């Protein structure tokens, strides 16, 4: 210094935080989707959605009233 097991805190599920629940992960688990160029992991450029599912706040879009 390196590789292996083993334990442990614990981490992840495209845009924030809680709670309840699945699933997965041991330096991985994870890092949406279309269209064009393009060698390419790169570029442009267009959609949805704050959950992995359930409720609930924030934020943001739309309509309605005042």
């Nucleotide at each position: 210094a390196u590789g292996a097991c083993g334990g442990c805190u614990g981490g992840c599920g495209a845009u924030g935080a809680a709670g309840c629940u699945c699933g997965c992960c041991g330096g991985a688990a994870c890092u949406g989707c279309g269209g064009g160029g393009g060698a390419a992991c790169c570029c442009c450029u267009g959609c949805u959605g704050a959950u992995g599912g359930c409720u609930u706040c924030u934020a943001c879009c739309c309509c309605u009233u005042u």